[in-house]
Context: one part of a larger RNA
């Protein structure tokens, strides 16, 4: 470079967002870069390839014609890309309307628990485990009442139920604000898709200032356990877990399935909307749209399975793979205060 893959064998980037590039919907009429025909030059020799000749043959050598192919000049076709032009509306977007949800900043509320810290009752045990100890406790613990502090999370509702692009998002108010979907109509008129770099965002530990600190809990310490227990099991307990700003930039970051478009039998739930048919009305029944689950038909698959949320069929754009180790490691480079983290071999060896 061709070929062939990337759920689960090696392979989808953690995710939108948009730069270059790549590719693009419909009809008419131009041009003629791209495409295609043809016509002239050109395409050294040698080598090639065909023929013929000659050394006994053969390499080798001679003649002769060709050679894929490139450039130019030129004549021409107009389907296809392309350019520029005019129009169209299915693609995209934009407003009016109806519903319901998600995050963030600020402020304030609520109730249930744990812990603590006053007094009150009371009077010996409490905890805790397989069983036991360590531990608290006559300096009055546990237990119970009544009152006060303070953090931190929001049973029930609750649901293979919602929103979010992905992380992820659960108590009430109030304010800010983003998208998605439906119905119906009016506009622009291809304005779309995809996306190397780039710059946002990213769970969780971690870091770095400054606060907070009730539970819980790496380190840590003591009991146990057992041959040993640098564990699991108890008793304690510090960073941290929270806020507020700032840094890391990673995850089995996962449906291990990139992202948009066409298309290709059905059953059967549920969330949200729209129409209908009945009805006093409601519950029902019927078609529809967007989403989310479950089984299937072809068809795909090594197989498990997957199947209108495809892993099926098209066809566009990204991104990665290419035996096992050595290694996501060295070394150089970049980013970070650090931890570390991105890109990233080889040698040897099987």
């Nucleotide at each position: 470079c061709u070929g062939g893959g990337u759920g689960u064998a090696a392979a989808g980037g953690g995710c939108g967002u948009g730069u270059a590039g790549g590719c693009g919907g419909a009809u008419g009429a131009a041009c003629a870069a791209g495409u295609c025909u043809g016509a002239u030059g050109u395409g050294a020799a040698a080598u090639c390839u065909u023929g013929c000749g000659g050394c006994u043959u053969a390499a080798c050598u001679g003649c002769a014609a060709g050679c894929u192919g490139u450039c130019a000049u030129u004549a021409g076709a107009a389907a296809c890309u392309g350019u520029a032009u005019a129009u169209c509306u299915u693609g995209a977007g934009u407003g009016u309307c109806a519903g319901a949800g998600g995050g963030g900043a600020a402020a304030g509320u609520g109730g249930a628990a744990u812990u603590c810290c006053u007094a009150g009752u009371g009077g010996a045990g409490c905890g805790g485990u397989a069983a036991a100890a360590u531990g608290c406790g006559u300096a009055g613990a546990u237990a119970u009442u009544a009152g006060g502090a303070g953090g931190a999370a929001u049973a029930c509702c609750a649901g293979u139920g919602g929103c979010g692009a992905a992380g992820g998002c659960g108590a009430c108010u109030u304010u800010c604000u983003g998208g998605a979907c439906u119905u119906a109509u009016a506009c622009u008129g291809a304005c779309a898709c995809u996306g190397a770099g780039g710059a946002a965002c990213g769970a969780a530990a971690g870091c770095g200032u400054g606060g907070g600190g009730a539970g819980c809990a790496a380190a840590c310490a003591g009991g146990a356990u057992u041959a040993g227990a640098u564990a699991c099991c108890c008793u304690g307990g510090u960073a941290g877990u929270c806020c507020a700003c700032g840094c890391c930039g990673u995850a089995a970051a996962c449906g291990a399935u990139g992202a948009g478009u066409g298309c290709u039998a059905g059953g059967u739930g549920u969330c949200g909307g729209g129409g209908g048919u009945a009805u006093c009305g409601a519950c029902u029944c019927c078609c529809u749209c967007u989403g989310u689950g479950c089984c299937g038909a072809a068809g795909c698959a090594a197989a498990c399975g997957c199947g209108a949320u495809a892993a099926g069929u098209a066809a566009u754009c990204c991104a990665c793979c290419u035996g096992g180790g050595g290694a996501g490691u060295a070394c150089g480079g970049c980013c970070g205060c650090a931890a570390g983290g991105c890109u990233a071999a080889a040698a040897c060896u099987c």
Molecule: small-subunit ribosomal RNA, central domain
Organism: uncultured bacterium